[in-house]
c-di-AMP riboswitch aptamer (ydaO/yuaA leader) from a soil metagenome, 119 nucleotides, folded computationally. It matches the Rfam family "c-di-AMP riboswitch aptamer (ydaO/yuaA leader)". Rfam links the family to the GO terms regulation of gene expression and cyclic-di-AMP binding. The coordinates come from a structure-prediction model, not an experiment, and the mean pLDDT is 82. The RNAcentral record of the sequence draws on MGnify.
């Protein structure tokens, strides 16, 4: 200086050290009417994220191959490359105006070529 993410920015108290707190922006969740929709039990449902689903091995952990779908310092397209994770609610939520309520981490580095465009 940038990338990936909402995860930034600005005040106020406090202050020897470790702090509390409040605004805007950002982003998530509940939450009518209408539409969907009988209610109930059972295989439980359900949420954030791009991280789904197939298919093969393995007694199992777990492995391999694929794939929905994301990524890469202006933007597209075409190639080639890289990811396709993890974690939370806790019996419970469709959508949802008003309203309520949460979050502002974490990880990362020469950031790929060709072409058009823009600036």
């Nucleotide at each position: 200086c940038g990338c990936c993410g909402a995860a930034u920015c600005u005040c106020u108290c406090a202050c020897a050290c470790c702090g509390a707190g409040a605004g805007a922006a950002c982003g998530g969740g509940g939450g009518a009417a209408c539409c969907g929709g009988c209610a109930c039990c059972a295989u439980g449902g359900g949420g954030c994220g791009g991280a789904u689903c197939u298919c093969g091995c393995g007694c199992g952990a777990g492995c391999g191959a694929g794939u929905a779908g994301g990524g890469g310092a202006c933007u597209c397209u075409c190639g080639a490359c890289c990811c396709g994770a993890g974690c939370c609610c806790g019996a419970c939520a469709g959508c949802u105006a008003a309203c309520c309520u949460c979050g502002u981490a974490g990880g990362c580095g020469a950031a790929c070529g060709a072409g058009a465009g823009a600036g």